[in-house]
């Protein structure tokens, strides 16, 4: 100095946060939970602060002080 390759980035995984990990997407995108009635718009019930793991913390339940 050209040319190739790798690595690097940023985001999202149904409610906060942290560390380790694992898939996803690159703004024209990943993502926005499940039953059950209804044409639909809507109603009624349900499970979980995770995508997994541990821990914090907010909530609910018992027990003891």
């Nucleotide at each position: 100095u050209c040319g190739a390759a790798u690595a690097u980035c940023g985001g999202c995984g149904a409610u906060g946060a942290a560390g380790c990990u694992c898939g996803c997407c690159g703004u024209u995108g990943a993502c926005c939970g499940c039953g059950c009635c209804g044409c639909a718009u809507g109603g009624c019930g349900u499970u979980g602060a995770u995508g997994g793991c541990u821990u914090c913390u907010a909530c609910u339940c018992c027990a003891c002080u």
RNAcentral holds the sequence, with entries from Rfam. The RNA shown here (Fluoride riboswitch aptamer (crcB RNA motif)) has 65 nucleotides and comes from Gordonia asplenii. The source organism's lineage runs through Bacteria, Actinomycetota, Actinomycetes, Gordoniaceae and Gordonia.